[in-house]
Molecule: THF (Tetrahydrofolate) riboswitch aptamer
Organism: mouse gut metagenome
């Protein structure tokens, strides 16, 4: 000097759910917590949960009182698999 490797993010598929009587997602503010290549430190970044606020939607068919079933729809949740990106940063270590 160059490089490897993680958690995790994202996306696709599959499965099981949730909502469609509007929760969730996304956005803004606040709070709590967690993780951040092998070791140490660690944020104005990331993620999860909680509270508040603004915005806001795709239903159709069957059935016939059971609020059910089917097909859709939702920047929907979780799990598994594949793809892809990948330690904010600092010190040390590893490979060449």
């Nucleotide at each position: 000097c160059a490089g490897a490797g993680u958690a995790g993010g994202u996306u696709u598929a599959u499965g099981c759910g949730c909502g469609u009587a509007a929760a969730g997602u996304g956005c803004a503010g606040g709070g709590u917590g967690a993780a951040c290549g092998g070791g140490g430190a660690g944020u104005u970044g990331u993620c999860a949960c909680c509270c508040u606020g603004a915005c806001g939607a795709a239903a159709a068919g069957c059935a016939g009182u059971a609020u059910g079933c089917u097909u859709g729809c939702g920047g929907u949740g979780c799990a598994u698999a594949g793809g892809u990106c990948g330690c904010a940063u600092c010190c040390c270590g590893c490979u060449g």